[in-house]
RNA sequence: ACGGGUAUGGUGUAAUGGUAGCAUAGCGGUCUCCAAAACCGUUGAUGGGAGUUCGACUCUCUCUACCCGUGCCA
Numbered sequence: 001a002c003g004g005g006u007a008u009g010g011u012g013u014a015a016u017g018g019u020a021g022c023a024u025a026g027c028g029g030u031c032u033c034c035a036a037a038a039c040c041g042u043u044g045a046u047g048g049g050a051g052u053u054c055g056a057c058u059c060u061c062u063c064u065a066c067c068c069g070u071g072c073c074a
Base pairs, nucleotide, nucleotide: 001070002069003068004067005066006065007064010024011023012022013021018054025043026042027041028040029039030038047063048062049061050060051059
């Protein structure tokens, strides 16, 4: 330099183009002599920008970061 892939809460992982869910963690509560466990409630996310669309995690372009492969120079 070229080609391919990945990017979603703190972490892991879903989501026919139809308005983001689950688990875990955190916080609060019930229970307990106190804890743990269990149960209930609650907080929190689509890498940046642009475009298409009534509507984008999803499609298109571009940038960034990371991973894999091929190549160039030294």
The RNA shown here (transfer RNA) has 74 nucleotides and comes from a Flavobacteriales bacterium. Model confidence (mean pLDDT): 83 of 100. It matches the Rfam family "tRNA". Rfam classes the family as a transfer RNA.